[in-house]
RNA sequence: UCAAGCAAACCGCUGAAUCUUGAGCACCACCAGGGAGCGGGGGACCCGAUCACCAGGGGCGCAUCGCUUGAAAAAGAGCGUAGGGCACUCUCUUCGGUCCGAGCCCGGCAGCUAACCCCGCAGGCGACGAGGAGGUGGACCU
Numbered sequence: 001u002c003a004a005g006c007a008a009a010c011c012g013c014u015g016a017a018u019c020u021u022g023a024g025c026a027c028c029a030c031c032a033g034g035g036a037g038c039g040g041g042g043g044a045c046c047c048g049a050u051c052a053c054c055a056g057g058g059g060c061g062c063a064u065c066g067c068u069u070g071a072a073a074a075a076g077a078g079c080g081u082a083g084g085g086c087a088c089u090c091u092c093u094u095c096g097g098u099c100c101g102a103g104c105c106c107g108g109c110a111g112c113u114a115a116c117c118c119c120g121c122a123g124g125c126g127a128c129g130a131g132g133a134g135g136u137g138g139a140c141c142u
Base pairs, nucleotide, nucleotide: 011126012125013124014123018036019035020034021033022031024030037121038120039119040118041117042116047111056109057106058105059104060103065080066079067078068077069076083100084099085098086097090134091133092132093131094130095129096128
């Protein structure tokens, strides 16, 4: 000096999941509580829907729906798929590639919904090449 691996800080990505104040604390970190911001749910009129009952139904989330297997059903497994991610200047977009395609909650109940009420601000990561359009910034020249 180069390459690879690991760890930490910073930075960045996904996502609503951030900022600020602040009891505790010698300080920092952490952090009860408060405020702002962001996200979600409940909840009238109007509108929409509506024969009744059963197989319940509904919500967050990209994470849904099929087929095969499972002797039937279920669990499980496999193959696809709606959909979503792919990071060092930003946004949109095309082609190819790649990864995910989970989980949880309410508890017989929820259409929309002003006022109003309630809840959350976690988790997981450091990953892709080739173009197109626009924006922003910089350098040089006049």